[in-house]
Predicted 3D model of a 1410-nucleotide RNA (small-subunit ribosomal RNA) from an uncultured organism. Its mean pLDDT, the model's own confidence on a scale to 100, is 83. RNAcentral holds the sequence, with entries from ENA and SILVA.
RNA sequence: AUCCUGGCUCAGCGCGAACGCUGGCGGCAUGGCUAAAACAUGCAAGUCGAACGCGAAAGCGGCUUCGGCCGUGAGUAGAGUGGCGAAAGGGCGAGUAACGCGUCUUUUACGUACCCUCAGGUGCGGGAUAGCUCAGGGAAACUUGGGAUAAUACCGCAUAAUCCGGCAACGGCAAAGGUUUACUGCCUGAGGCUCGGAAGACGUCCUAUCAGCUAGUUGGUGAGGUAAAGGCUCACCAAGGCGAAGACGGGUAGCCGGUGUGAGAGCACGACCGGCCGCAUCGGGACUGAGACACUGCCCGGACUCCUACGGGAGGCUGCAGUAACGAAUAUUCCACAAUGCGCGAAAGCGUGAUGGAGCAAUGCCGCGUGUAGGAUGAAGCCUCUAGGGGUGUAAACUACUGUCAGGACCCAGGAAGAUCUGACCGGGUCCAGAGGAAGGGCCGGCUAACUUCGUGCCAGCAGCCGCGGUAAUACGAAGGGCCCGAGCGUUGCGCGGAAUCACUGGGCUUAAAGCGUACGUAGGCGGAUUGGCAAGUACCUUGUGAAAUCCCAGGGCUCAACCCUGGAACUGCUCGGUAAACUGCCAGUCUUGAGCUAGACAGAGGUCGUCGGAACGAUAGGUGGAGCGGUGAAAUGCGUAGAUAUCUAUCGGAACGCCAAAGGUGAAGACAGGCGACUGGGUCUAAGCUGACGCUCAGGUACGAAAGCAUGGGUAGCGAACGGGAUUAGAUACCCCGGUAGUCCAUGCCGUAAACGAUGUGCACUAGAUCGAGGAGGUUUUGACACCAUCUCGGUCGAAGUCAAAGCGUUAAGUGCACCGCCUGGGGAGUACGGUCGCAAGGCUAAAACUCAAAGGAAUUGACGGGGGCUCACACAAGCGGUGGAGCAUGUGGCUUAAUUCGAAGCUACGCGAAGAACCUUAUCCAGGGUUUGACAUGCACGGAUUAUUGAUCCGAAAGGUGAUAGACACUCUUUGAGUGGAACGUGCACAGGUGCUGCAUGGCUGUCGUCAGCUCGUGCUGUGAAGUGUCGGGUUAAGUCCCUUAACGAGCGAAACCCCUGUCGUUAGUUGCUAGCAGGUUAUGCUGAGGACUCUAACGAGACUGCCGGUGUCAAACCGGAGGAAGGUGGGGACGACGUCAAGUCAUCAUGGCCUUUAUGCCCUGGGCUGCACACGUGCUACAAUGGCGUGGACAGACCGAAGCAAUACCGUAAGGUGGAGCAAAUCGGAAAAACCACGCCCCAGUUCGGAUUGUGGUCUGCAACUCGACCACAUGAAGGUGGAAUCGCUAGUAAUCGCGUAUCCGCAAUGACGCGGUGAUACGUUCCUGAGCCUUGUACACACCGCCCGUCACGUCAUGGAAGCUGGGAGCACCCAGAAGUCGCCUCGCCUCAGAGGUGCCUACGG
Repeated sequence: AUCCUGGCUCAGCGCGAACGCUGGCGGCAUGGCUAAAACAUGCAAGUCGAACGCGAAAGCGGCUUCGGCCGUGAGUAGAGUGGCGAAAGGGCGAGUAACGCGUCUUUUACGUACCCUCAGGUGCGGGAUAGCUCAGGGAAACUUGGGAUAAUACCGCAUAAUCCGGCAACGGCAAAGGUUUACUGCCUGAGGCUCGGAAGACGUCCUAUCAGCUAGUUGGUGAGGUAAAGGCUCACCAAGGCGAAGACGGGUAGCCGGUGUGAGAGCACGACCGGCCGCAUCGGGACUGAGACACUGCCCGGACUCCUACGGGAGGCUGCAGUAACGAAUAUUCCACAAUGCGCGAAAGCGUGAUGGAGCAAUGCCGCGUGUAGGAUGAAGCCUCUAGGGGUGUAAACUACUGUCAGGACCCAGGAAGAUCUGACCGGGUCCAGAGGAAGGGCCGGCUAACUUCGUGCCAGCAGCCGCGGUAAUACGAAGGGCCCGAGCGUUGCGCGGAAUCACUGGGCUUAAAGCGUACGUAGGCGGAUUGGCAAGUACCUUGUGAAAUCCCAGGGCUCAACCCUGGAACUGCUCGGUAAACUGCCAGUCUUGAGCUAGACAGAGGUCGUCGGAACGAUAGGUGGAGCGGUGAAAUGCGUAGAUAUCUAUCGGAACGCCAAAGGUGAAGACAGGCGACUGGGUCUAAGCUGACGCUCAGGUACGAAAGCAUGGGUAGCGAACGGGAUUAGAUACCCCGGUAGUCCAUGCCGUAAACGAUGUGCACUAGAUCGAGGAGGUUUUGACACCAUCUCGGUCGAAGUCAAAGCGUUAAGUGCACCGCCUGGGGAGUACGGUCGCAAGGCUAAAACUCAAAGGAAUUGACGGGGGCUCACACAAGCGGUGGAGCAUGUGGCUUAAUUCGAAGCUACGCGAAGAACCUUAUCCAGGGUUUGACAUGCACGGAUUAUUGAUCCGAAAGGUGAUAGACACUCUUUGAGUGGAACGUGCACAGGUGCUGCAUGGCUGUCGUCAGCUCGUGCUGUGAAGUGUCGGGUUAAGUCCCUUAACGAGCGAAACCCCUGUCGUUAGUUGCUAGCAGGUUAUGCUGAGGACUCUAACGAGACUGCCGGUGUCAAACCGGAGGAAGGUGGGGACGACGUCAAGUCAUCAUGGCCUUUAUGCCCUGGGCUGCACACGUGCUACAAUGGCGUGGACAGACCGAAGCAAUACCGUAAGGUGGAGCAAAUCGGAAAAACCACGCCCCAGUUCGGAUUGUGGUCUGCAACUCGACCACAUGAAGGUGGAAUCGCUAGUAAUCGCGUAUCCGCAAUGACGCGGUGAUACGUUCCUGAGCCUUGUACACACCGCCCGUCACGUCAUGGAAGCUGGGAGCACCCAGAAGUCGCCUCGCCUCAGAGGUGCCUACGG
């Protein structure tokens, strides 16, 4: 990187919303979701004088004896009696998982005031009582007594049916009048309407970590009670009833029409509107009534609040407003009964916080506006830029015009029904003025439409997920620009969607999460062929219903729309009746193919029990024997002279069963193996015969179930947890060794789990084969063996189709289907906690949550890695030689120091590196000090006016620099004592210069390294869903991916090689400055000279080497081995040359360059200092420690290179460095130049030395303006450490290592022992086990920043979540028992009495409380 699995997240729509920013108008809706917590104040249910009796006052008028009276007000206000209403309307959702709600039925088991219809009646009497009055009590609320009074209030009698009771005879039951002249009431009965009561079926959330529940419980008989059935209640009798299709319990919740979303199926919700239910401060209770167990009635109890004179009273906003509280959050203490409706009334009318309206809130939906048209190659401003330009942008300005909304004036439809009258509020029309009063919000990294600049610098911040931010941020903040919406825009919360991510539609389980360890089997699910019937499912037709509103369609009304109206459709459902009979089902019959049985054979480690056997081992006894044995990587512990080990004989013991034996067999699985016997389970084959679907699967259930473990009793040879000892190790509670207890074995009983695996449930059917093995019965061959053919069952391997994410599977499916069961739903927490259950225990089964993460995971791919494997290579090791590490010094670095010790380089791949030359210069933002500002350097513009370039005396100064006598120059033109112009120059000013300042992690270029390793790729084709593979693998071979062969690959490119340079041999050409063989001349001598081209050499061109030839090996190959020839042989040696890439490797200080920084300085100039500083550490070197040496004398042999600011000879001076001097030489001519090791001779004689030369002193020489810091060299003197160097470590394979000297660059000189070259002398390697590194193939991987990876656990500190903890405490839901028991119904007793009412007592039930 890929494919898959799988979770997380987003884009959509919606909302009774809230919050942020903003806010012009109107219409229509909506608005306490939290505390069913508490409420101040006002209002929310009254009405009727045509039911009844009473009945004021103020005011006005009159009179008055001033006390008052009369009239009017007025039969008014008002209360009371009485009637109707107050059970509706309005609010809320606490409770309720229920016949509560929804749908469909039932009620011969019921009620129904007011209203309608029909029939009948309305006669005669009576006694009270409120109000009122008088007298009391009380703070109040209220209340007591006496007296008088009315009714449509109350009572009696009468009458009475189609009423009630009763089988019937028969018995029993009512009423009310009023106003008035026409009505309205009243009573009884029947019917209707409407509204209710009751019952049944079906549907209605989560939880089994709630599995059993129930005594009025289930039924019956009888009674009571009710409008009414019923255990509704009671007495008695019976013992039932409910439950895995989930009773009982716990949690949550009002239900529905509908609403949101969705393609749908579904999922979520139940605000507003409508239907039902429940509730009214909490709990209980009844009364009245047609109706209540009653929101604004009554009684009792509790809590709370208020009043109080302390004795006692009052209250209930979950009505409309409103208050405070709560909260993220939700409005006015408004107007009106005009409309709609309701109550009362005969009516007028009254009442109505229902309702109609207005107010507040962008809370939502809808509509409108904030102008319209013209207007530049395009103003300004702002932004950006490659500096040209581009964007904002017709946008503005400007010109012309319009008049919606808001504003002002005037007039007035409609909502008014209904002739008149009646409007809280809303509204209609005309005109006026004037672009005026009216635009914002979010976003712009991807998902996701929209990009730049600046600021910031892992800070500040952003973030839905992934993730941005550490100096070039399209992601933070701002600006410009853009995108999307628009009076709104975003954010948050919640629901659905996407999510096929609980999968009915529509998923899975070999390895990703997921098949129970196995079988038997109950309920359940499913079920072969065929005939007849039924009609439950099913299909069609039909009846009723599915309220209205909503959704949808059509039409209509507000100017449109939202909104509203009318009609239709729909409401996928339930239901009445009918038809059909294929399929499922049910009933009855038949069948044989599924299943089973019978008969005959056969194989087998199937099971249980008993018995017998040999090998090995250990023990015991005895014999032989005599020092060790045993054990390990090596040892030790251990055993052994008390005789081991070894060996022989005898005896005893327990466990396991070699060979046969296999990819073999059996079994449901676990599992099963010496032989024999007994008992016993299952299977297969072959024939037909029998039964006749008897079958498959299987929740619960039952049985079996390795090892370990537990219990009891045995047994114990070997082995062997724990434990002891010895080792190993940093440690070693391990691996190794010596011992050793449980256990392993047997019997009986538990346990019930395993990677109990084929990680693959069982059964049936279908879908190519090939081959091997096991069991059986056939055919062919006359028979038999063998062989072959076809067949049934079982066990393996490979494979077609197919399938799968792939690996793979593939008639033993993971293919294609059916039936049934089990299981899964991101990772961690966790198979854990709690609960339950099983167990003697260990523990098993069942099985969460908080919290946390943005993943976890499967298969395959490419790399990288491995103390994996195979093959191969390299001074990688080994074999050697010489070093480093120890000493002194040189040099670089670190550190320290310093005013400064400029900067860079940092494992290999920094450290004698940049630096091929730091005294000044070099030289740097190194330090101290002095000076300078358009500048030391470049270009342009403007202005100035004269000079100016050049020579520069004098003075100041450390210098830079300042001052500036003097001399004095260019070109052209013209009237040439001169004037003008111009370029350069100068001065002033503006642009700009300058920077070795920062960033090598912004870069180019260059370089290092892996590595001169043999690799790295591409095109086309092919394979694979894909990443990718193939090619590049395999077999050989090579230094090499070098070449050959094979080959789904065929070709090609960059590398390797070759081409290039030097060197090694030869030839040709050329012959000076080189050379000199022969000839000639000359010299003490020398190619010195004539001459020569032969030789050496020089430097140009050629030749030569190609596995070409021979033999062998090898695949008829490539190639390798050996040989010949050759100067050279298999790349002859060396160099240049470095693939794709790696290390954010190095360098902004070579150079170039983006960005940033600086500009009287971080630029520039100068003097002096520093870069050389020294307790120390490291790297690289030099010189040594000596005799293979040192010193002295003499003698010999190179190559390459350099020379004019030069090399410098001979000669002379000096001990020397060097000096004087200058022949010759721009060089094969002259010079540097002496090569050294080496050779010969001599001395030294093993010592801190005739080794070693550091250090120091003195005196010199040379270079240079100048040797103090800080040069080199010389001479004399001095003569340190050092006697071959610990751990460790480096280089090198042939002209190499080692050793010896020579030269050059840089350069005044030199710190050079460095670097780069040159030649002289001139050594060892069996090999690839190991160390290091590298290449190819393969394998594993949880790595990919790639093993310097990843990652686990403890501990420390802090935080969070959850749990535990002696205990302590709060809440919810109950149950049982006990105490106490209000009010009240019902019953009983007593008193009373008008047979009343009532009073007292008591019984049952019982709220609250304890």